[in-house]
């Protein structure tokens, strides 16, 4: 140097372009048990990788940038 793929909670992943982005494990409280694991409950937890466009309306769509993988050369 060309092409393709991925980037969302602290982790591992959802969300058809359309009410306030969600779920599991994490991690706090409760409850349960003589305790403690396991088990149920409640709660916290987000610059959708950054910038701009396009639309009534972008996690989705398009364009550059970033990071990171694959395959060519």
């Nucleotide at each position: 140097g060309g092409g393709c793929c991925u980037g969302u909670a602290g982790c591992u992943c959802a969300a058809u372009g359309g009410u306030u982005a969600g779920a599991g494990c994490c991690g706090a409280c409760c409850g349960c048990u003589c305790a403690u694991a396991a088990c149920g409950g409640u709660c916290u937890g987000g610059u959708u990788a950054g910038a701009g466009g396009u639309u009534c309306g972008a996690g989705u769509c398009c364009u550059c940038u970033c990071a990171g993988g694959c395959c060519c050369a």